Overview: FMN riboswitch aptamer (RFN element), 122 nucleotides, folded computationally. The model forms 100% of the base pairs in the Rfam consensus. Rfam family: FMN riboswitch aptamer (RFN element). From the family's description: The RFN element is a highly conserved domain that is found frequently in the 5'-untranslated regions of prokaryotic mRNAs that encode for flavin mononucleotide (FMN) biosynthesis and transport proteins. The coordinates come from a structure-prediction model, not an experiment, and the mean pLDDT is 84.
RNA sequence: AACAUGUUUCAGGGCGAGGUGAAAAUCCUCACCGGCGGUUAAAGUCCGCGAGCCGCUUUCGGGCGGCUGAACCGGUGUGAUUCCGGUACCGACGGUUACAGUCCGGAUGGAAGAAACAGAUU
Numbered sequence: 001a002a003c004a005u006g007u008u009u010c011a012g013g014g015c016g017a018g019g020u021g022a023a024a025a026u027c028c029u030c031a032c033c034g035g036c037g038g039u040u041a042a043a044g045u046c047c048g049c050g051a052g053c054c055g056c057u058u059u060c061g062g063g064c065g066g067c068u069g070a071a072c073c074g075g076u077g078u079g080a081u082u083c084c085g086g087u088a089c090c091g092a093c094g095g096u097u098a099c100a101g102u103c104c105g106g107a108u109g110g111a112a113g114a115a116a117c118a119g120a121u122u
Base pairs, nucleotide, nucleotide: 001122002121005118006117007116008115009114010113016030017029018028019027031102032101033091034090035049036048037047038046044089045088052067053066054065055064056063057062071087072086073085074084075083093105094104095103
């Protein structure tokens, strides 16, 4: 220095204003938000992953399989669907006096992964 493994810690943001109404942070107009790794260069919309949902299975710890959103145009540049300018678009499940990306709940959970320390081996 590389690298198996172990321990610990960390690991998601956002409804403000107006309108309608008996009732809306759920509808309408405006507003606001953007997990992790990768990619010649910085990404919610590229490639993957996690989360979530469904099915099967289980020694109840988990394992296996499936599903899973959305972007274009112009500019700079060796290089950007990532930067700059413009205009768009997307967002699990259950709940609710009324339909939810932003409220409440599962969740003081889980987790992609990140960091620190230890460390067999080379």